[in-house]
RNA sequence: GGCUUCGUAGCUCAGCGGAUUAGAGUACUUCCCUCCGAAGGAAGGGGUCGCGCGUUCGAAUCGCGCCGAGGCCACCA
Numbered sequence: 001g002g003c004u005u006c007g008u009a010g011c012u013c014a015g016c017g018g019a020u021u022a023g024a025g026u027a028c029u030u031c032c033c034u035c036c037g038a039a040g041g042a043a044g045g046g047g048u049c050g051c052g053c054g055u056u057c058g059a060a061u062c063g064c065g066c067c068g069a070g071g072c073c074a075c076c077a
Base pairs, nucleotide, nucleotide: 001073002072003071004070005069006068007067010026011025012024013023028044029043030042031041032040050066051065052064053063054062
């Protein structure tokens, strides 16, 4: 350098056949429980869906460019 897979909550991931209101588990906060914790129960907060542009009435989802990570191939003074 070429091809390819991926990037969504602090972490691990689902959703990627365009329209549910962006979700699950875990973590975090508050409350209940307890003498105090852990465990358990209830409620809650947290996201410009990597960045930008485009297509579309409408994009996490489709196209292009860029950035980053993994894999394969090639090149190499």